Model confidence (mean pLDDT): 82 of 100. Transfer RNA from Micromonospora pisi, 74 nucleotides, folded computationally. Its Rfam family is "tRNA". Rfam classes the family as a transfer RNA. Rfam links the family to the GO term triplet codon-amino acid adaptor activity. The RNAcentral record of the sequence draws on ENA and Rfam. Lineage of the source: Bacteria > Actinomycetota > Actinomycetes > Micromonosporales > Micromonospora.
């Protein structure tokens, strides 16, 4: 210095033809249950999606810069 890949709730990932209140689990809080604590069951908060742009009636989703990791190449 080329290139490719991945950045999404505290953590680990799903979505995918762009389209309805961004889900899941595990962890947090709460109620049941227990002498009690755990473990089970039920509820419940809790991200605007690495920064900024730009295409559309609408973008996590697609296109461009940058930033960070990770891999390959010279």
């Nucleotide at each position: 210095g080329c290139c490719g890949g991945u950045g999404a709730a505290g953590c680990a990932c799903a979505a995918c033809g762009g389209g309805a209140c961004a889900g899941u689990g595990c962890a947090c809080c709460g109620a049941u249950c227990u002498u009690g604590u755990a473990a089970a069951u039920c509820g419940g908060a809790g991200g605007c999606a690495g920064c900024g742009g730009g295409u559309u009636c609408g973008a996590g989703u697609c296109c461009c810069g940058c930033c960070a990791c990770c891999g390959g190449c010279u």